Predicted 3D model of a 361-nucleotide RNA (Bacterial RNase P class A) from a Thermodesulfobacteriota bacterium. Its mean pLDDT, the model's own confidence on a scale to 100, is 76. It matches the Rfam family "Bacterial RNase P class A". By type it is a ribozyme. A source record names the gene rnpB. NCBI's taxonomy places the organism under Bacteria, Pseudomonadati, Thermodesulfobacteriota. The RNAcentral record of the sequence draws on ENA.

RNA sequence: GAAGGGGGUCGGGUGAUCGCUGGCCGGAGGUCAGAGGAAAGUCCGAGCUCCAAAGGGCGGGAUGGUCGCUAACGGCGACCGGGGGUGACCCCAGGGAAAGUGCCACAGAAAAUAUACCGCCCCAAGCUUGUCGAGGGGUAAGGGUGAAAAGGCGAGGUAAGAGCUCACCGCGGCCCUGGUGACAGGGCCGGCAUGGCAAACCCCAUCCGGAGCAAGACCAAAUAGGGGAGCGCCAGAGAGUGGCCCGCUCGAAGCUCCCGGGUAGGUCGCUGGAUCCUGGCAGCAAUGUCAGGGCUAGAGGAAUGAUCACCCCCUCCGAAAGACGGGGGGACAGAACUCGGCUUAUAGACCCGCUUCCGCA
Numbered sequence: 001g002a003a004g005g006g007g008g009u010c011g012g013g014u015g016a017u018c019g020c021u022g023g024c025c026g027g028a029g030g031u032c033a034g035a036g037g038a039a040a041g042u043c044c045g046a047g048c049u050c051c052a053a054a055g056g057g058c059g060g061g062a063u064g065g066u067c068g069c070u071a072a073c074g075g076c077g078a079c080c081g082g083g084g085g086u087g088a089c090c091c092c093a094g095g096g097a098a099a100g101u102g103c104c105a106c107a108g109a110a111a112a113u114a115u116a117c118c119g120c121c122c123c124a125a126g127c128u129u130g131u132c133g134a135g136g137g138g139u140a141a142g143g144g145u146g147a148a149a150a151g152g153c154g155a156g157g158u159a160a161g162a163g164c165u166c167a168c169c170g171c172g173g174c175c176c177u178g179g180u181g182a183c184a185g186g187g188c189c190g191g192c193a194u195g196g197c198a199a200a201c202c203c204c205a206u207c208c209g210g211a212g213c214a215a216g217a218c219c220a221a222a223u224a225g226g227g228g229a230g231c232g233c234c235a236g237a238g239a240g241u242g243g244c245c246c247g248c249u250c251g252a253a254g255c256u257c258c259c260g261g262g263u264a265g266g267u268c269g270c271u272g273g274a275u276c277c278u279g280g281c282a283g284c285a286a287u288g289u290c291a292g293g294g295c296u297a298g299a300g301g302a303a304u305g306a307u308c309a310c311c312c313c314c315u316c317c318g319a320a321a322g323a324c325g326g327g328g329g330g331a332c333a334g335a336a337c338u339c340g341g342c343u344u345a346u347a348g349a350c351c352c353g354c355u356u357c358c359g360c361a
Base pairs, nucleotide, nucleotide: 001357002356003355004354006352007351008350009349010348012311013310014309015308016307017306018305020034021033022032023031024030025029036332040343041342043341044340045339046338047337048212049211050210051209060208061207062206063205064204065079066078067077068076069075080094081092082091083090084089095203096202100201101200102197103196104195117143118142119139120138121137122136123135126132127130151169152168154166155165156164170192171190172189173188174187175186176185177184178183216268217267218266219265226259227258228257229256230255231254238250239249240248241247275294276293277292278291279290280289281288282287312330313329314328315327316326317325318324
């Protein structure tokens, strides 16, 4: 210098005028505060609220290497295993296929109870005596098909072959060593017994009650139905008390008041919290902890805006170029109970390590 790979920050600034929402200050008015890294998608996990709920099972859903972090998670960190890249680094639903069931298109002999198309080898009828071969048998080394072919490769062996035998690799079992662990390294034995698919059913392990701030709580005009008290009237049936009568008590309609009910409306929930900034300490890290400092939107058809000036960045035109002048542009998007994540969108600018190659010294 070129080409890459990883991580992080910002994402227009200042002023004036006119407005909007909220807080504070007797009033007029003034003063202070006022969107984001994703406020988004609502995909996970929580707080909070109400409802439900002995406990367990069935069914359903989610997750799926190990160890940690965390309030929790399907998130994050470190590591292990596999794959890709020269490399920095990136990707992986990464448990189980000897529990069972199922599927494997086309091609191919055969797609899983193995089998034989071209071949190879042995025996051999026959007659045209040949580089022939009806028929019978052996074989799976070679060819061919396929995404995938029944361990791979080399040697021995054989009629030709074959784990038939042997070495190495792979696979399986047992053991030893290291590691918390996933796992790694090594030794002995086994001649091979195990095709692939679980993002097919399924099996195993762990976790999961539902609805959501329009949750929910309070105040409360109005209306219906309900309860109570008092007043009052006609007939007083009937009932109770009592052996019977009188008496006493209860007993329906109406009016008034109260309770209660909870619609409109209002208040709370509502923003001070697993909080933010800086620094120290522990830890590889995620993260935790300690000290100091800060308070930073709370609307309810829903504010957070508009205009102008100057500056900043990019770009076009004039100018040979620069200075300068003029024009255009500056993304994605926008709170609604609150947090922790993930995912997606984002013009442009900047910072810090790392890798490979080339050149020069």